[in-house]
RNA sequence: GCCUCUUUAGCUCAGUUGGUAGAGCAGCUCAUUCGUAAUGAGCAGGUCGGCGGUUCGAGUCCGCCAAAAGGCU
Numbered sequence: 001g002c003c004u005c006u007u008u009a010g011c012u013c014a015g016u017u018g019g020u021a022g023a024g025c026a027g028c029u030c031a032u033u034c035g036u037a038a039u040g041a042g043c044a045g046g047u048c049g050g051c052g053g054u055u056c057g058a059g060u061c062c063g064c065c066a067a068a069a070g071g072c073u
Base pairs, nucleotide, nucleotide: 001072002071003070004069006067007066010025011024012023013022019056027043028042029041030040031039049065050064051063052062053061
C1' cells in the first nucleotide's frame, strides 16, 4: 500500500426481502420468605461508531472517515 470482517442497551449478541429496534445477563420495583438466595410478575435503559448520499421510508443500500480483528505484498 491492497483485501476481508466487525462496530446495535451497562455486558454478550440477534435483527430475514428497506417498512413502529429486540433477547439473555446485569439494574430498579413488587410478590413470595422470619430473613437472604432462588423463583414469579412488572418497569426502566438506544444519536444502531461518526459525517454525508439514495429513498415516501435506512440498523439494513452507497461513499468517506474513525476504531478493533485477520490476511496479502
Molecule: transfer RNA
Organism: Odoribacter sp.